A computed fold for a 90-nucleotide RNA from a Chloroflexota bacterium, annotated as c-di-GMP-I riboswitch aptamer. It matches the Rfam family "c-di-GMP-I riboswitch aptamer". Rfam links the family to the GO term cyclic-di-GMP binding. It was read from a public genome assembly, where an Rfam model found it. NCBI's taxonomy places the organism under Bacteria, Bacillati, Chloroflexota.

RNA sequence: UACCGAUAAAGGCAAACCCGUCGAAAGGCGGGGACGCAAAGCUAUGGGUCUACAGCUGUCUCGUACAGCCAUGAUUGCCAGGCCACCGAA
Numbered sequence: 001u002a003c004c005g006a007u008a009a010a011g012g013c014a015a016a017c018c019c020g021u022c023g024a025a026a027g028g029c030g031g032g033g034a035c036g037c038a039a040a041g042c043u044a045u046g047g048g049u050c051u052a053c054a055g056c057u058g059u060c061u062c063g064u065a066c067a068g069c070c071a072u073g074a075u076u077g078c079c080a081g082g083c084c085a086c087c088g089a090a
Stems, first nucleotide, its partner, number of pairs: 004088002012037002017032006035077001041083003045080003048075003055069005060063001
C1' cells in the first nucleotide's frame, strides 16, 4: 500500500413502532426507540424496486368520478459503479 475483519479497544450509525412536521403519494426531516450495520459515510451514474400530483389516453352516471400509461418524484438499510474514511488480532 492492497486485501481482510476479532466475543479486541475507542468511537459511530439506527430498522420496526410511537409523537411532531413537510409531501398528492412513495417518502423526507426532528424527537423517542434499537432490528441490525465494518462503510447502515457521501454520491441517483447503471440496473432493480416503490409512488403517480400534474400531464396524456379512454370510459361513463359528466364529477372534487373511474381505469390505463407516464419520473420529472423516492429509495444508497436492494445490487453494482464512483469518491472518501476510524481501529489493527489472525